[in-house]
RNA sequence: CGAGAUAAUUGGCAAAACCAUUGAAAAAUGGUGACGCAAAGCUAUAGGGGCUACCUUGAGCUAUUCGCUUCAACAUGCCAGCCAGUUGCCGAA
Repeated sequence: CGAGAUAAUUGGCAAAACCAUUGAAAAAUGGUGACGCAAAGCUAUAGGGGCUACCUUGAGCUAUUCGCUUCAACAUGCCAGCCAGUUGCCGAA
């Protein structure tokens, strides 16, 4: 001087819940609030996985027509504080 590791340091983020707003919903944004997090920074059609299903399609029910608090399928909608990819702060003994 460089690398690594834990302790420590400067700080950082912010779960649940509540309030308001947006949205069909999942969820997001803001405020309050801290469960926790060494990446709880960033990345969601170019990885995996999960959530919702307005519309649409099919089935069921009802029925002259209309309709239904029903079921299933469907995402380029949503989740990174699920795994993952990628970037980064500090740095003793």
Model confidence (mean pLDDT): 82 of 100. This is a predicted structure of a 93-nucleotide RNA (c-di-GMP-I riboswitch aptamer) from Paenibacillus naphthalenovorans. It matches the Rfam family "c-di-GMP-I riboswitch aptamer". Rfam describes the family as follows. GEMM was predicted in a large-scale screen for bacterial structured RNA regulatory elements.